[in-house]
Order: sequence, then C1' cells, then structure tokens
RNA sequence: UCAGACGGCCGGGCGGUCGCGGUCUCCGCAAGGAGGUCGAGGAAAGUCCGGGCUCCACGACGACAUGGCGGUGGGUAACGCCCACCGGGGGCAACCCUAGGGAUAGCGCCACAGAGAGCAGACCUCCUUCGCCCCGGACUUCGGUCCGGACUCGGAGGGAAGGGUGAAAGGGUGCGGUAAGAGCGCACCGGGCCGCUGGUGACAGGGGUCGCAUGGCAAGCCCCGCCAGGAGCAAGACCGAAUAGGGAUCCCGCGCCCUCCGACGCUUCGGCUAAGGAGGGUAGAGCCGUCGCCGGCUCGAGGGCUCCGGGUAGGUCGCGAGAACCGGCCCGCGAGGGUCGGUCCAGAGGAAUGACCGUCGCGUCCCUUUCGAGGGGCGGCACAGAACCCGGCUUAUAGGCCGUCUGAUCUU
Repeated sequence: UCAGACGGCCGGGCGGUCGCGGUCUCCGCAAGGAGGUCGAGGAAAGUCCGGGCUCCACGACGACAUGGCGGUGGGUAACGCCCACCGGGGGCAACCCUAGGGAUAGCGCCACAGAGAGCAGACCUCCUUCGCCCCGGACUUCGGUCCGGACUCGGAGGGAAGGGUGAAAGGGUGCGGUAAGAGCGCACCGGGCCGCUGGUGACAGGGGUCGCAUGGCAAGCCCCGCCAGGAGCAAGACCGAAUAGGGAUCCCGCGCCCUCCGACGCUUCGGCUAAGGAGGGUAGAGCCGUCGCCGGCUCGAGGGCUCCGGGUAGGUCGCGAGAACCGGCCCGCGAGGGUCGGUCCAGAGGAAUGACCGUCGCGUCCCUUUCGAGGGGCGGCACAGAACCCGGCUUAUAGGCCGUCUGAUCUU
C1' cells in the first nucleotide's frame, strides 16, 4: 500500500423566534396567565421467545394430552438468550458455520437413474472351460483327424477388483496373492469391544483385541431426558352520577275483614237484598283438593317522599427509583457477579416531542481555477415514532469514526 476477519461507537452540531405535552413554583374567586425544568430509539418495529406484575383455577401431589427444548460446563429472575469449551465442516490465515440426544425398542420411507436401494446385486468389463466359424502346422485311406493360435458369437461356471448409475452400492490406500479376484494375507488409516492416562465434563491421547456384511433418514411417526396451570394493563383495584330498573320504611289509594248508617227495589210490613258513606283493623286475601295439617293455583293494581344496594357514563390508581444509568475498585479467560460513590431519565388520553430562520457539517449539481481551492444552486439529510414494564432474538438502517488481528507485496 492492497485485500480481508472480528469487535465497539455515532447516526447531524450550535444559536435565535414561535408553538405543543408532563411537572413544580407564583399570581388569580375562577377561566386562565407568568416563570423554571424535563420531553423518543438503537432499533421505540415484528410481537417470535423468556420474565416481572395482576386476576382466575388448584390438593404447595401425581398422571395423561398438547406444545417446546436437546454436545459439555457455566451465567442469569428466566429463556429457545449469552459466555467458554468439545466434536464435525469451510478458509493459506485472522476467523466463520453447525436443528450436535437415540437408527440392535418398534413402524415407515429411500424418488429419478441404475443390473442391484435392504433377508443386496451382476449390465459392460475380467478369468476358466465347452461348442461353431477362421488361420497356421503335422498326418491322411483325401472323407477328415490331431496340435497350436486368434477375434466374434453362444452355453456353463468363478469373482466382485475396474467401468457405469446414484445423495448413498456392504470400510479406504498400497503391497502381496490369484486363472481372474476377494480382509484371502500383511502394513497404515478408519471402525467395534476392553483396560489405562488426562480432563468437573463433552472428549482427547495411547495400549490391547476383533479382519470387521448387517447403510441412510428421527427437519416422518416414535423413544429418552428436561421445561410449561390459564388469561392478559381492554390485567386488575378504588370512587361513582343523571336516567331506567331492583329492594325497604312511610303516606295516599285499591283489595280484604269487622262495626255503624244506608238511597233504590221487593215485602206476609217482621224484614230481605243492596249501590254508596263513615269509623276501625289488616299485609295478606280468595279459590281448589271432603275438613285440619299440608300442597297447588290466582290476586295482591297504581302514585309519591326518603333511604339502601348493584351496574353504566365519568374519575383516580395501576404508571415508572428500576433485574435502572454512569464511574472507580475487587473477583472471573469470559458471559457476568460483588462493593463504594454519583445521577433522576418522557409518560397522557388515540396519543405532545413540531415549524421557521441563521450558521457550520454532509451529499449532489453547475461555474471559475494560479489545481491549492473559491463561488453559487438544490436536498432537509438513513431506517424509523414510546402507549404496563424489563431481558433477549430477528428484521430495517444513507453516511461516518475508532480499536484489535490475518494474508500478500514494497522499502529500510
């Protein structure tokens, strides 16, 4: 200098004017006014996990179902998150990726291609042998016979090394061996089993032993281990009108019962019936089942005052001093933990956090240029917008800054 890996951070600055929301102080009877102070994010987003908090359920138990998680150790309130490590894969390296329990518990599947894909298989090729044809030689009674060779074809057999198919073909490489071959034998690698050593552990190293057919998929069902009761701030708690409806006392009135009076009508003149009136009593009264007990049915209208209780509208709380933030020290490889000091940092309701100007920065375009730069215009300048809170994950993000590390090249 170039190429790259990882981590952290910023993401417009300053000033002025006007405005908006919360809160405090002061003024004001009130409406309101003045002043002070605070006022979006790294993701406030998706609502995908985990918790706090609240209510409901419950036996502080267990089982089943359903859902989720899955190497080991640790962190944490908890997690599917984070850290460190192990195994596997990729990269020259820094470093990156990893849904990473179980395939002799059982079931299922393995498309296409291919001879054969799950009690393996033989298409081509390889080897042995037989037969036909052909060539050469020898013999011949001239019909053939024998020996040797070679390609093709056909039959029988051996083998599974090579070719070919496939994601995958029953360990790999090499040497020996063989007619050709084959763990058939041997060496190394891989694998199973049994000890040993190191490590908390996943696991690693090394030794012995077994020539070692029995594959893959659990992101198909399943098995094993672990976790989870349900709903969610429209949770939930408190206050609580008006109107309507419910209940209670009392009053008016109605009903029912008792007493008295009693128009009209009838009369044998004794009375009978009876609208209605007055007074008193009563929350029950009447009818039916033969009566009682008991049971059933019907009626008990309506109006008013006061009170009670539930709910609605509305209001208050929940609601931000917290698993909080910043800094120092200690412990830890780290995630993180402890301790000391400091700070207070939006909160409401369908919802304030904005607009304009100046200047600087940034981007872009144009002009000038003495190539150092200068001037002017435009863009308002990435993704985006709190709604109970917190820890994560994921996704979006113009532009820029810092640190550590790796590789290559050059110079000294």